[in-house]
This is a predicted complex of two RNAs, RNase P RNA and transfer RNA, with 433 nucleotides together. Rfam match: Bacterial RNase P class A. By type it is a ribozyme.
């Protein structure tokens, strides 16, 4: 100088005055004390807690996908494995097309057991004649060459053949199987065997393995208030309901629309898989023990406004010292653990490469 | 707060199992008419809301994001 990985804190600080919400207290139409947004409170994408609905079984459906571990749980995280990219630090991806089905547009002969051009033997016809020749037709063999395409059946050399080809052989590359060594494992190393070498797509249907009941605090319980306990339609015991379907089982009404009334209070509600510090264990995510702390709880929805002083950055004006303007993303709503996305200007730590001394 | 859907031409909508995106109305040009409308013939107009991924190839499949629409209180 260039590149990579991560960490912590979040654009103010102090004082005075005026307000808002909650808790505690008091001499209760008031005063005092204390506390009062975030790293993402967001998106609602996953996983739970909690509450209600639920009688049992099966099917359907959904999610995930290398290995081991962490966790209350997870599609999250940690440490590794393999492949790809990069000089490197590092980053990205991850079951199975050797179960079956389906698809592979256009182009191309053929998109999965392919003959268009081409190569070759044979037969027939014809032309020419220096002999094995040239041209056309018929039938057959051939995946070596050309051409098409995103993709066309491993590469080099030889044997072989009418011409050819893993058809066969040697070497190289790949795949599968067996044995053995290391590892908990994914896997890696070594040795041997098999011409096994005919594709791709599962964020196509699907297969395998594992997991998942549904609804969300507008859940749910209690109190208070008010009204017309109304009307219509549908299905009604071979029916309906039990929140996808079926069966068993239980119950006897259920669903939709129109109309009427109230839209107040309390609980749930914030002490929790919580936070901070130290020590132990672990490579790590984490976990155990001990000590300490209490840190918003609004609901027409609080967390603010004004003034003064100091300070940071950017822009503008006059000008070298002042003046003015602006302040990232964004704002709790039952609560946690993650992921993702938005984010101004800065700070710190570690690693890699190159150059110079 | 919770839940579900939509975005394709100027407007309203199609587009099946990925294969080069269409219809109606509107617009423009010409014909017809003395002129207009209607009618007839023709033409143009699309990064399929945005970004990334899977694939040879994405309107379609997957992820993130933006905008927008709808439903959900209690009592009898």
């Nucleotide at each position: 100088c260039g590149g990579g990985a991560g960490u912590a804190a979040a654009a103010g600080a102090u004082a005075u005055c005026u307000g808002c919400u909650g808790u505690g207290u008091u001499u209760u139409u008031u005063g005092c004390a204390c506390a009062g947004a975030g790293g993402a409170a967001a998106g609602u994408c996953c996983g739970g807690a909690c509450a209600c609905c639920u009688u049992g079984g099966g099917c359907a459906g959904g999610a995930u996908a290398c290995u081991u571990c962490c966790u209350a749980a997870c599609g999250g995280g940690a440490a590794g494995c393999u492949g790809c990219a990069g000089u490197a630090a590092u980053g990205c991806a991850g079951a199975g097309c050797u179960a079956g089905c389906u698809c592979c547009a256009c182009a191309g002969a053929a998109a999965c057991a392919a003959a268009c051009c081409g190569c070759a033997c044979a037969g027939c016809a014809u032309c020419a004649u220096u002999u094995c020749g040239g041209u056309g037709c018929u039938a057959u063999g051939c995946a070596a060459g050309g051409g098409u395409g995103a993709a066309a059946u491993g590469g080099u050399g030889g044997u072989g053949u009418a011409a050819g080809a893993g058809a066969c052989c040697a070497c190289c590359g790949g795949u599968g199987c067996c044995a053995u060594u290391g590892g908990c494992g994914a896997c890696a190393g070594u040795g041997g065997c098999a011409g096994c070498c005919a594709g791709g797509a599962a964020u196509g249907c699907c297969u395998u393995a594992u997991c998942c009941g549904g609804u969300g605090c507008a859940a749910u319980g209690c109190c208070a208030a008010a009204u017309a306990g109304g009307g219509a339609a549908g299905c009604u015991a071979c029916g309906g309901u039990g929140c996808g379907c079926c069966c068993a089982c239980a119950c006897c009404g259920c669903u939709u629309c129109c109309g009427g009334g109230u839209a107040g209070g309390c609980a749930g509600c914030u002490u929790g898989a919580a936070c901070c510090a130290a020590a132990g264990c672990g490579u790590g995510a984490g976990u155990u023990u001990u000590g300490g702390u209490c840190c918003a709880g609004a609901u027409g929805g609080a967390u603010a406004g004004a003034u003064a002083u100091c300070a940071a950055a950017u822009c503008c004006c006059c000008u070298u010292g002042g003046g003015g303007a602006u302040u990232a993303c964004a704002g709790a709503a039952u609560c946690c653990g993650g992921c993702u996305u938005a984010u101004u200007g800065a700070a710190c730590u570690c690693c890699c490469g190159c150059g110079a001394a | 707060g919770c839940u579900g859907g939509a975005a394709u031409a100027g407007c309203u909508c199609a587009g099946c199992u990925g294969g080069u995106a269409g219809a109606g109305c509107a617009a423009c040009u010409g014909a017809u008419u003395c002129g207009u409308a209607a009618u007839c013939a023709g033409u143009a107009g699309g990064u399929c809301g945005g970004a990334g991924g899977u694939u040879c190839g994405a309107g379609u499949c997957c992820u993130c994001u933006u905008u927008u629409c709808a439903g959900c209180a209690c009592c009898a």